This is a predicted structure of a 471-nucleotide part of an RNA (small-subunit ribosomal RNA, 3' major domain) from an uncultured prokaryote. RNAcentral holds the full RNA, with entries from ENA. The coordinates come from a structure-prediction model, not an experiment, and the mean pLDDT is 84.
Context: one part of a larger RNA
């Protein structure tokens, strides 16, 4: 001076409470411990590891593990020798590689000197190489407390000094946010604003988009117009500005007060101070020191990363009638699409195939569910669920045995709302419904993002938990 108390005061936060709906009991999915392995590559570890790196493991990825090669090397700079190119097929091999052969041509510049570039093979030592170790040697990046309100300086005063003031007091706010006061005055990083997007309004503009009025048609299909709707530039709008009230003539607080499309930070996002925890990560990258150097380097089949008495964690399915099932049938948003989305036509019970069309896309495809209504089921382990296993099949792909999804048909496991405990959510949320992206050949219950439907509850701060000021 700080940190700490089952010391106090005063605030605040899905922190409790008041509500809804899970997880914790079932099957699977998925990560993780653990055991097992020749190897199940590494790392991450209360909150902040545990659907986490991995926006995608079948081969490759891939760092592991068996076995088969290589050793100046798969890459890279320059040395000196040497040679001067491409392509065909064929044998052996699990491949890597290893041997043989076909054809077409002899690198460009040149003072014609192996003289100067340039590429490719041999060789040579110099190096190359290392997902090898140390994040407690290190950069950068990242999480955390925490979008909490703090954290500091310069002069000045005070103190022998450590330091204090300042920043503490009244008051007030989301906020060290303002006002007052005051041995302090003043300024910095944060707070807010400034920046994005939803929301209301005006104006530019009018295609591929929109149709109020006239024509037109099966269809905004075509004329034709840009009024509205969208689009996407640009302005304007809110500021406690107005009234009242209350406060200390402040700042500022009430108000089912006006006006407003929006009121008190309008909502959402982005923005993350001084530091903390030797947090994490040498396996994104760089990077000091060790270390391996015919191996801890390379390459290449196979195999494991996908094991399986068991534990957890973090989801999808459910366990039903606010339900399933059949039939009918509306209404989105964001996005993607040429090695690609695919109309539609035929074909198939269907995954899907064939054929063909538009679109390099506000054009043209991908393209919605629940909801609404009509039938049926009637409380059953069932017309609930939907794992499991058997069969024929489909499609990527060099290849689906280890180990890929996805379709018919049989098969119908457990499971009747889940114990101690525990977790999210305060408004277009929570629950619920589907929808598209990224990675991607192919493979989502995951993640990121989009829209439809659309709730309850908050007495209040005693108590749990974090936090901030005084003492």
């Nucleotide at each position: 001076u700080g940190a700490c108390g089952g010391g106090g005061g005063c605030c605040c936060g899905c922190a409790c409470a008041a509500g809804c709906g899970g997880u914790g009991g079932a099957g699977c999915a998925u990560g993780u411990g653990g055991u097992u392995u020749a190897a199940u590559u590494c790392g991450a570890a209360g909150c902040a590891a545990c659907g986490c790196g991995c926006a995608g493991a079948a081969c490759c990825u891939u760092a592991c593990c068996a076995g088969c090669c290589c050793u100046u090397g798969a890459c890279a700079u320059g040395u000196c020798c040497g040679u001067c190119g491409g392509u065909u097929a064929c044998c052996a091999g699990a491949g890597a590689u290893g041997g043989u052969c076909u054809c077409c041509u002899u690198c460009a510049g040149u003072u014609c000197g192996g003289c100067u570039g340039g590429a490719c093979c041999g060789g040579u030592g110099a190096c190359a190489g290392g997902u090898g170790c140390u994040g407690c040697a290190u950069g950068g990046c990242u999480g955390u407390c925490g979008u909490c309100a703090g954290c500091u300086c310069g002069u000045g005063u005070c103190g022998u000094g450590a330091g204090a003031u300042g920043u503490u007091g009244g008051g007030u706010u989301a906020a060290g946010u303002c006002c007052c006061g005051c041995a302090a005055c003043g300024a910095g990083c944060g707070c807010a604003a400034c920046c994005c997007u939803c929301g209301c309004c005006c104006u530019u503009a009018g295609u591929u988009g929109c149709c109020a009025g006239c024509a037109u048609u099966a269809a905004g299909u075509u004329g034709g117009g840009c009024a509205c709707u969208c689009u996407a530039g640009g302005g304007g709008g809110a500021c406690u500005g107005c009234c009242g009230g209350u406060g200390a003539u402040a700042a500022g607080c009430c108000g089912a007060g006006a006006g407003g499309a929006a009121g008190g930070u309008g909502g959402g996002g982005a923005u993350g101070a001084c530091g903390u925890c030797a947090a994490g990560u040498c396996c994104u990258c760089a990077u000091g020191g060790c270390c391996c150097u015919u191996a801890c380097g390379g390459g290449c089949u196979g195999g494991g990363c996908u094991a399986c008495a068991c534990a957890c964690g973090u989801g999808c399915u459910a366990c039903a009638a606010u339900g399933g099932c059949g039939g009918u049938g509306a209404c989105a948003a964001u996005g993607g699409g040429c090695a690609g989305c695919u109309a539609c036509u035929u074909u198939g019970c269907a995954a899907g195939a064939a054929g063909a069309u538009g679109c390099u896309a506000a054009u043209c495809c991908c393209a919605a569910a629940a909801a609404g209504c009509c039938g049926u089921c009637u409380u059953a382990g069932u017309u609930c669920g939907g794992a499991u296993u058997g069969u024929a099949c489909u499609c990527u792909g060099c290849a689906a045995c280890u180990c890929g999804a996805g379709u018919g048909c049989a098969u119908g496991a457990a499971g009747u709302u889940g114990g101690a405990a525990u977790c999210g959510c305060u408004a277009g949320u929570a629950a619920u419904c589907g929808u598209a992206g990224a990675u991607c050949a192919g493979c989502a219950u995951g993640c990121u993002a989009c829209g439809g439907u659309g709730a309850a509850u908050a007495c209040g701060u005693u108590c749990c938990c974090g936090g901030g000021c005084c003492u």